Source information: The part of an RNA shown here (small-subunit ribosomal RNA, 3' major domain) has 479 nucleotides and comes from a metagenome. Model confidence (mean pLDDT): 85 of 100. The full RNA is in RNAcentral, with records from SILVA.
Context: one part of a larger RNA
RNA sequence: UGACGGGGGCCCGCACAAGCGGUGGAGCAUGUGGUUUAAUUCGAUGCAACGCGAAGAACCUUACCUACCCUUGACAUCCUGCGAACGCUGUAGAGAUAUGGCGGUGCCUGAAAGGGAGCACAGAGACAGGUGCUGCAUGGCUGUCGUCAGCUCGUGUUGUGAAAUGUUGGGUUAAGUCCCGUAACGAGCGCAACCCUUGUCCUUAUUUGCCAGCAUAUAAUGGUGGGAACUUUAAGGAGACUGCCGGUGAUAAGCCGGAGGAAGGUGGGGACGACGUCAAGUCAUCAUGGCCUUUAUGGGUAGGGCUACACACGUGCUACAAUGGGCAGUACAAAGGGAAGCGAACCCGCGAGGGGGAGCGGACCUUCCAAAGCUGUUCGUAGUCCGGAUUGAAGUCUGCAACUUGACUUCACGAAGUUGGAAUCGCUAGUAAUCGCGAAUCAGAAUGUCGCGGUGAAUACGUUCCCGGGCCUUGUACA
Numbered sequence: 001u002g003a004c005g006g007g008g009g010c011c012c013g014c015a016c017a018a019g020c021g022g023u024g025g026a027g028c029a030u031g032u033g034g035u036u037u038a039a040u041u042c043g044a045u046g047c048a049a050c051g052c053g054a055a056g057a058a059c060c061u062u063a064c065c066u067a068c069c070c071u072u073g074a075c076a077u078c079c080u081g082c083g084a085a086c087g088c089u090g091u092a093g094a095g096a097u098a099u100g101g102c103g104g105u106g107c108c109u110g111a112a113a114g115g116g117a118g119c120a121c122a123g124a125g126a127c128a129g130g131u132g133c134u135g136c137a138u139g140g141c142u143g144u145c146g147u148c149a150g151c152u153c154g155u156g157u158u159g160u161g162a163a164a165u166g167u168u169g170g171g172u173u174a175a176g177u178c179c180c181g182u183a184a185c186g187a188g189c190g191c192a193a194c195c196c197u198u199g200u201c202c203u204u205a206u207u208u209g210c211c212a213g214c215a216u217a218u219a220a221u222g223g224u225g226g227g228a229a230c231u232u233u234a235a236g237g238a239g240a241c242u243g244c245c246g247g248u249g250a251u252a253a254g255c256c257g258g259a260g261g262a263a264g265g266u267g268g269g270g271a272c273g274a275c276g277u278c279a280a281g282u283c284a285u286c287a288u289g290g291c292c293u294u295u296a297u298g299g300g301u302a303g304g305g306c307u308a309c310a311c312a313c314g315u316g317c318u319a320c321a322a323u324g325g326g327c328a329g330u331a332c333a334a335a336g337g338g339a340a341g342c343g344a345a346c347c348c349g350c351g352a353g354g355g356g357g358a359g360c361g362g363a364c365c366u367u368c369c370a371a372a373g374c375u376g377u378u379c380g381u382a383g384u385c386c387g388g389a390u391u392g393a394a395g396u397c398u399g400c401a402a403c404u405u406g407a408c409u410u411c412a413c414g415a416a417g418u419u420g421g422a423a424u425c426g427c428u429a430g431u432a433a434u435c436g437c438g439a440a441u442c443a444g445a446a447u448g449u450c451g452c453g454g455u456g457a458a459u460a461c462g463u464u465c466c467c468g469g470g471c472c473u474u475g476u477a478c479a
Stems, first nucleotide, its partner, number of pairs: 001479002003476003007473007015463002019427005026318008034309002042053002064304007073127001077126002079123003083119001086103007107116003129293002132291003138287002140282003143278001145276001150189006156165003169180003195270004200238006210227002214225003241264001244258005320420001324379007336367003341360002346355003386417001391412007433455007
């Protein structure tokens, strides 16, 4: 000087407390461990692995296993020889592949011969190849402490020196934020601001969006003429700064209250992550040193596996019901997507869906009926008109192909489950809870992920305690 302490002081955080809803019990989905297997490819492992890489394993993917094949190779550059490339097609085979038949001769240059580009075949070797190892050789990227308020430097000064000072102290802040003091004076990386979005207004613009006033048509509708007010859209501005008032404070920084205002003290949300820590993660995104492999640890094909299943754990979904289930009627979103696409009206089917094909590269068409809600009715506390697992049968769709192993529909079947032990998680406001909608990936395949809006709470006395962190100080058999 640091680190540590079941030392002290001050302070903060959904850390506790106050509340609300969960997990832990059930069924299923999904990931992991384990076990099994020819293989169940590999990685991730306290917080910070476990709906994680994977924004989507039937084949492919695919790296694994089995079988059958290839060896200058599926891919790159170079040399030689030869042929245009290529198209159609037969046989054998699971296919890779093997072996035949037919057609075919382009482009540039040159009078021609020939030469060249490109492609294919054969040969020789230099080499290719490796999701093989090492993340403890590395780059890059990322997680984490932590959006915590810290981490440092120059000069000066103090000390023999390691170092200290500055950065400590008194206040204050979300903040090393600011003020005052001060052997320090300044500065840098962080904080804040600048950026995006949302909340109010103004100006401009007025279509595909809008419809106040005027006219018109209809059973009805911005449907039509028209309009530019309003809404919206999208470009530019305004607006919030403790600016104003009162109190308080050290006359400071600030704090408390108030006014005006759409908004008040960082308005809400996002992006943004200091010096560093964990030899943290990744050699399987990529790149890369070294090592290993080279008729195989490389390459091709078919089938299988990654989906196994006495079990254990994590994360979720659905429930156990009446604030509910069923049936009927009826209302209101936002944000996205769409051409090998979204697909309307209409017709068929109980339905998944099929036929159909208008319109739309879209403020125009479409996806698109939002659902909870509201109104009426039924059920009457029961393993039920709760719950939907499981199983049987019949189907639909995607796709060469749904057996291993897809999603969905209809009928039948109708399991566990009556609110969950010890323990444990999230959340402070348009939040929790609850309700539906969309997108990426994607032929098909979400209860996951990422977004969007609808309805919309309770509680916070406070900092004694648990956990994590910051500053000062103290002790130390630690470095």